[in-house]
């Protein structure tokens, strides 16, 4: 330094050419490692024979 944990930013964390992971305080939640923003991916609900379109909503708790 660089890649990567959905996308920038910051933070936690891993790895070293690979994109995974028993890490990412715990434990919850369909809803990915926190926060903001996004709505990717998660989920109501409607419409259609179907493909697939619209709308909405965007884990909680707690050191």
């Nucleotide at each position: 330094a660089g890649u990567c944990g959905u996308u920038c930013g910051u933070g936690c964390g891993a790895c070293u050419a690979u994109a995974a992971a028993u890490a990412g305080a715990c434990c919850u939640u369909a809803g990915g490692c926190a926060c903001g923003a996004a709505g990717c991916g998660g989920g109501g609900a409607g419409a259609g024979u179907a493909a697939u379109c619209u709308c909405c909503c965007g884990u909680g708790g707690c050191a």